The part of an RNA shown here (large-subunit ribosomal RNA, domain IV) has 355 nucleotides and comes from a seawater metagenome.
Model confidence (mean pLDDT): 87 of 100.
Its Rfam family is "Bacterial large subunit ribosomal RNA".
[in-house]
Context: one part of a larger RNA
């Protein structure tokens, strides 16, 4: 100088992003124990008291001879003594200190998220992420759907809609509100549109002839062969009709008005599928912002509790709450401490010196 480790006056969180760490709690046994609760909890809440040893005495468990009883047994009853334990209750002794060492919950208050125990990023994330019971939709009628394979197989399942797959949500309370105009799914089948195919009007090519001629060639053309091809038959789709949101998802604008001011129950007028209901709200969501008031502080950009002016909550991509439960976030207090004020000593390891 750097690690590990004890101990400190007087204050006690003045440090710091945050009490990160350290330290205080700690065992049994007795008293006592709030809000709130889902009546099960909360709760070891918190908060007290007590604890060693030496004796004197009470109570009692455990073995336990003689002894007795008969239903003679590995039988039952049975009490001294002695030996092992336990509790009470007095007296008295020493210590700062008596779970005298290890070892071994500090606590309590608000709140935010998840209900809950469980899982996860083997090696930088344990959580508010997954997952839970629990709700709701939806597909499946059995040779199911759905999946894995090219198949044969096979798993769903030696299972039958209280049964399986999918998706969302996520304990439990109260509840889940408007739109079906877009997409997506379900039904529908009158008309339009529409594919191979079918169909074959008509056109083209080729030439046996046949006309024409300036002999160079021109037209014209049947049957086959080939090319091509209209009308007109031709399904699902789609276009169209409806119908579905715990399907994807959406849920407004300007003006004006009330006998102080302000505000608008109120009205006008555009736009629309439909204009956000409850219920929450500066929020895990508020830019403006350290909003504004109220609480804690001598003083609080965090915090609680209200205010609604919600840039840009909002109801199963749930809404609002909620006892329990988190190595969970945030605030705040008590107890306690070298975190600090500010550093001292001490103990071991290393570094440094000699060798």
């Nucleotide at each position: 100088c750097u690690c590990c480790c004890c101990u400190u006056a007087a204050g006690g969180a003045a440090c710091u992003c945050g009490a990160c760490c350290a330290a205080u709690u700690a065992g049994c046994c007795c008293c006592g124990u709030a809000a709130c609760u889902u009546c099960g909890g909360g709760a070891g809440a918190a908060g007290g008291g007590g604890u060693a040893c030496u004796u004197a005495g009470g109570c009692u468990g455990g073995u336990g001879a003689a002894g007795g009883a008969c239903u003679u047994g590995c039988u039952c009853c049975g009490u001294a003594a002695g030996c092992c334990g336990g509790c009470c209750c007095g007296a008295g002794u020493g210590a700062c200190a008596c779970u005298a060492a290890a070892g071994u919950g500090g606590c309590u208050c608000a709140u935010g998220c998840g209900a809950c125990u469980g899982u996860u990023u083997a090696c930088u994330a344990a959580a508010a992420a997954c997952a839970c019971a629990g709700g709701u939709c939806u597909c499946u009628g059995c040779a199911a759907a759905g999946u894995c394979g090219u198949a044969a197989g096979a798993c769903g399942a030696u299972g039958u809609a209280u049964a399986g797959g999918g998706a969302c949500u996520g304990a439990c309370g109260c509840c889940u509100g408007c739109c079906c105009g877009a997409u997506g799914c379900c039904g529908g089948a009158a008309g339009g549109u529409u594919a191979a195919a079918g169909g074959g009007a008509g056109g083209g090519g080729u030439u046996a002839g046949g006309a024409c001629u300036u002999c160079g060639g021109u037209c014209c053309g049947a049957a086959g062969c080939u090319c091509u091809g209209a009308a007109c038959u031709g399904a699902a789709g789609c276009c169209c009709c409806g119908g579905u949101u715990a399907a994807u998802g959406g849920c407004g604008g300007c003006c004006g008005u009330a006998a102080c001011u302000a505000u608008a129950a109120c009205g006008g007028u555009c736009c629309u599928a439909a204009g956000g209901u409850a219920g929450c709200g500066a929020a895990a969501u508020u830019c403006c912002u350290u909003g504004u008031c109220g609480g804690g502080u001598a003083a609080g950009u965090u915090c609680c509790g209200a205010c609604c002016u919600g840039c840009a909550c909002g109801a199963a991509u749930g809404g609002c709450g909620u006892a329990a439960c988190g190595a969970u976030g945030u605030g705040a207090g008590c107890a306690u401490u070298g975190u600090c004020u500010c550093a001292a000593g001490g103990g071991g390891a290393g570094a440094c010196c000699c060798g």